Context: one part of a larger RNA
RNA sequence: ACCUCGUUAAGGAACUCGGCAAUCUAGCCCCGUAACUUCGGGAGAAGGGGUCCCUGGUGUAAACCAGGGCGCAGUGAACGGGCCCAUGCGACUGUUUAACAAAAACAUAGCACUCUGCAAACAUUAACGUGGAAGUAUAGAGUGUGACACGUGACCAAUGCGGAAAGGUCAAGGCAAGAUGUUAUCCCUUUUAUUAGAGGAGAAGCUUCGAACCAAAGCCCCCGUGAAUGUCGGCCGUAACUAUAACGGUCCUAAGGUAGCGAAAUUCCUUGUCGGGUAAGUUCCGACCUGCACGAAUCGUGUAACGAUAUGGGCGCUGUCUCAACGAGGAUCUCG
Numbered sequence: 001a002c003c004u005c006g007u008u009a010a011g012g013a014a015c016u017c018g019g020c021a022a023u024c025u026a027g028c029c030c031c032g033u034a035a036c037u038u039c040g041g042g043a044g045a046a047g048g049g050g051u052c053c054c055u056g057g058u059g060u061a062a063a064c065c066a067g068g069g070c071g072c073a074g075u076g077a078a079c080g081g082g083c084c085c086a087u088g089c090g091a092c093u094g095u096u097u098a099a100c101a102a103a104a105a106c107a108u109a110g111c112a113c114u115c116u117g118c119a120a121a122c123a124u125u126a127a128c129g130u131g132g133a134a135g136u137a138u139a140g141a142g143u144g145u146g147a148c149a150c151g152u153g154a155c156c157a158a159u160g161c162g163g164a165a166a167g168g169u170c171a172a173g174g175c176a177a178g179a180u181g182u183u184a185u186c187c188c189u190u191u192u193a194u195u196a197g198a199g200g201a202g203a204a205g206c207u208u209c210g211a212a213c214c215a216a217a218g219c220c221c222c223c224g225u226g227a228a229u230g231u232c233g234g235c236c237g238u239a240a241c242u243a244u245a246a247c248g249g250u251c252c253u254a255a256g257g258u259a260g261c262g263a264a265a266u267u268c269c270u271u272g273u274c275g276g277g278u279a280a281g282u283u284c285c286g287a288c289c290u291g292c293a294c295g296a297a298u299c300g301u302g303u304a305a306c307g308a309u310a311u312g313g314g315c316g317c318u319g320u321c322u323c324a325a326c327g328a329g330g331a332u333c334u335c336g
Base pairs, nucleotide, nucleotide: 002330003329004328005327006326007325008324010322011321014320019317027051028050029049030048031047036041038147052069053068054067055066056065057064058063070074082315083314084313085312086311087310088309089307090306094106095105110145111144112143113142114141115140116139122131123130124129148302149301150300151299153232154231155230158229159228160225161224162223163222167220168219169218173214174213178209179208181206182205185201186200187199189197233251234250235249236248237247260294261291272288273287274286275285276284
């Protein structure tokens, strides 16, 4: 030097990505307690005071009152909340990557849509069967959203889903006109004749095809449907300073982003600009809107309470630091 502890002058976050770590705080009684709020909370808010022993009195007791006493210190040891302000996210309690992630992820109550009339839908199984359910639409299943408050805009062109049945297209199959191959037989040629050979026609049967016609769903076509998958524009001009454009023109589209929010967990340029906080602030808070590339149940905007959540600030407190020192135990090394 190392590990685990203890104490520390003056200062008190100057440390550091960041108060990480370690202090501070702490029990009980009394007083007192803000914004905000869903009126329940917030709240142990915050912030103060007391706390031991003896005597006497009151009292059933707990306890209180009066007087006195000691110590640096009276919850005398141990155990045992630090607090506040502002913001993001998620309503909350809960769940999760056993052994690098506990969260803003998952779930949740609530909301909505769709399916299901019971031998239900759906799930499982080759099937039987079983679950659903010894339930019956105030039930069950699936999907999305995620307390609550206020809201939830436009588009059905594409994709999906539902419906309708007029027309178009359309399979196997049915019926079957006709055709292919084979062939009894016949014709022709050759031979005196028989035979043999080449060519042609060809019934029935069998065989191989097969037009037209009939023919379902689906698709095309038509209608509907967004808390279905999704999508939600350009360019140019214009007001008596300038600037801007309530206004106008034009092109395209299914329709051109409404309310609300906005440099945001979303903003590239960007440390945008202004204000606040600091002596000094790429972070933070409040605004602005020029939204590269927010936006309404892939929910939008708020929100009390809650959080081993994330970010910024402050009080207190401290060896985190200025800047290190000493002590205790351990481990290690040398000698014995």
Molecule: large-subunit ribosomal RNA, domain IV
Organism: invertebrate metagenome